[in-house]
RNA sequence: GGAGCCGAGCGGACGGUCGCGGCGGCACGUCGAAAGACGGCGCCCGCCGAGGAAAGUCCGGGCACCGAAGGGCAGGACGGUGGGUAACGCCCACCGGGCGCAAGCCCAGGGACAGUGCAACAGAGAACCAGACCGCCGAACGGCGGCCGAAAGGCCGCGCGUGGCAAGGGUGAAACGGUGGGGUAAGAGCCCACCGCCCCCGUGGUGACACGGGGGGCACGGCAAACCCCGUCCGGUGGAAGCCCGCAUAGGGAGGGAGCGGAGGCGACUCCGCACGAGGCGGCUCGUCUCGUCACGACCUCCGGGUAGGGCGUUCGAGGCGGGCGGCGACGCCCGUCCCAGAGGAAUGGCCGUCCGGGGCCGCGAGGCCCCGACAGGACCCGGCUUACAGCACGGCUCCGGCA
RNA sequence: GCCCCCAUCGUCUAGCCCGGUCCAGGACACCACCCUUUCAAGGUGGGUACACGGGUUCGAAUCCCGUUGGGGGUA
Numbered sequence: 001g002g003a004g005c006c007g008a009g010c011g012g013a014c015g016g017u018c019g020c021g022g023c024g025g026c027a028c029g030u031c032g033a034a035a036g037a038c039g040g041c042g043c044c045c046g047c048c049g050a051g052g053a054a055a056g057u058c059c060g061g062g063c064a065c066c067g068a069a070g071g072g073c074a075g076g077a078c079g080g081u082g083g084g085u086a087a088c089g090c091c092c093a094c095c096g097g098g099c100g101c102a103a104g105c106c107c108a109g110g111g112a113c114a115g116u117g118c119a120a121c122a123g124a125g126a127a128c129c130a131g132a133c134c135g136c137c138g139a140a141c142g143g144c145g146g147c148c149g150a151a152a153g154g155c156c157g158c159g160c161g162u163g164g165c166a167a168g169g170g171u172g173a174a175a176c177g178g179u180g181g182g183g184u185a186a187g188a189g190c191c192c193a194c195c196g197c198c199c200c201c202g203u204g205g206u207g208a209c210a211c212g213g214g215g216g217g218c219a220c221g222g223c224a225a226a227c228c229c230c231g232u233c234c235g236g237u238g239g240a241a242g243c244c245c246g247c248a249u250a251g252g253g254a255g256g257g258a259g260c261g262g263a264g265g266c267g268a269c270u271c272c273g274c275a276c277g278a279g280g281c282g283g284c285u286c287g288u289c290u291c292g293u294c295a296c297g298a299c300c301u302c303c304g305g306g307u308a309g310g311g312c313g314u315u316c317g318a319g320g321c322g323g324g325c326g327g328c329g330a331c332g333c334c335c336g337u338c339c340c341a342g343a344g345g346a347a348u349g350g351c352c353g354u355c356c357g358g359g360g361c362c363g364c365g366a367g368g369c370c371c372c373g374a375c376a377g378g379a380c381c382c383g384g385c386u387u388a389c390a391g392c393a394c395g396g397c398u399c400c401g402g403c404a
Numbered sequence: 405g406c407c408c409c410c411a412u413c414g415u416c417u418a419g420c421c422c423g424g425u426c427c428a429g430g431a432c433a434c435c436a437c438c439c440u441u442u443c444a445a446g447g448u449g450g451g452u453a454c455a456c457g458g459g460u461u462c463g464a465a466u467c468c469c470g471u472u473g474g475g476g477g478u479a
Base pairs, nucleotide, nucleotide: 001400002399003398004397005396006395007394009392010391012355013354014353015352016351017350018349020049021048022047023046024045025044026042028039029038030037031036051375055386056385058384059383060382061381062380063238064237065236066235075234076233077232078231079230080094081093082092083091084090095109096107097106098105099104110229111228115227116226117223118222133169134168135165136164137163140162141161142160143158144157145156146155147154148153177195178194179193180192181191182190196218197216198215199214200213201212202211203210204209242312243311244310245309252303253302254301255300256299259274260273261272262271263270264269275293276292277291278290279289280288281287319338320337321336322335323334324333325332326331356373357372358371359370360369361368362367405478406477407476408475409474410473411472414432415431416430417429424462434450435449436448437447438446455471456470457469458468459467
């Protein structure tokens, strides 16, 4: 200098000005003797005011209600080992496998002798003990030919039939261990060595597993992000969950509440007088009319539901920052310090100046002018994952090349 | 806010559950040719699609994960 890997971070800064949302103070209003309480808006003051992803809503939890949640069925999720955590499908460390020269990265990484299933096309044969297209062989049986022989028969050849083989070729994603040697008619775990596989034992490790030794001649291929089996976990619904208050009016339930006398009638009841209550006329009283007087309205009291609306849930929390200790680490413990949005159709914005970063143009230059500064925005909260993102800057590591 | 579903030619759809001769089938539409004096109708032929990115697998429209877009339900 080039190429690359990993980790952690910022996400425009400062000032002015005009606004917006919340809280507190103060002024103000009402009540009150006061203390104070309540209300409440303002041209006043102070403080705070989006994110690393607030997003997707993909996991996990808190919280709330239903419910009584103990078991089972169904369904779903997860899956090497050990740990972290409130919990997780997240994180850390390690193991095994794959990729890379390396730093490092990736892995849904249990079970395919529990069972069922799938494997198109090609190919002779495609799942269990399979298969022979080209090919190889001619030891065995038959055949044909030749030679020898008196004959019995023998020898040689062919590779035609019966047959032996699976080394090599070919098909395929995959062909029933691989390489080398021995062996054979040719071959083959047929035999041997090494590797792989299976079983057993020992040592180390908490463990996944690693290493070593012995045995077996190989019988046991792939797919479970196919059904399924095993193990672990999950009750359901979500903040529009849910809890509380509740004007007028309407409506549900329970209760309370005001009569006596006389006459008639067997009685239900009717009539008269006065009293009481309600209603109409009427501004009110008186008055008058109507109705009622044992319970229907109305009236009064109580209870419960509940609309509009309001409050709570709603922000102090598995919290942020700093330090110490323990741990390889994720993380945990302790101490100090801070308060850090709480809206409700929903605030956090606009303008100006200086600076910052990038680009373009002009200028010999100093510099000047213009443009751009992402992704995106809370809505109960938190831990993760995933996805989007202009630009800036930091630390560590690997490989290659050059110079000394 | 919460919950659920869907995406295949220009349009409507089959295939997806249970992966394979799927370079994906059908209807209408489109294009070319034939027929006709011409148009229509008819006949023959043709082009055109698995929303996107990864993964599992020998093999993915189909299975799994993520993204994008669309639709529905719920006070």

Annotation:
Two RNAs folded together computationally: RNase P RNA and transfer RNA, 479 nucleotides in total. It holds a member of the Rfam family "Bacterial RNase P class A". It is annotated as a ribozyme. Rfam describes the family as follows. Ribonuclease P (RNase P) is a ubiquitous endoribonuclease, found in archaea, bacteria and eukarya as well as chloroplasts and mitochondria. Model confidence (mean pLDDT): 76 of 100.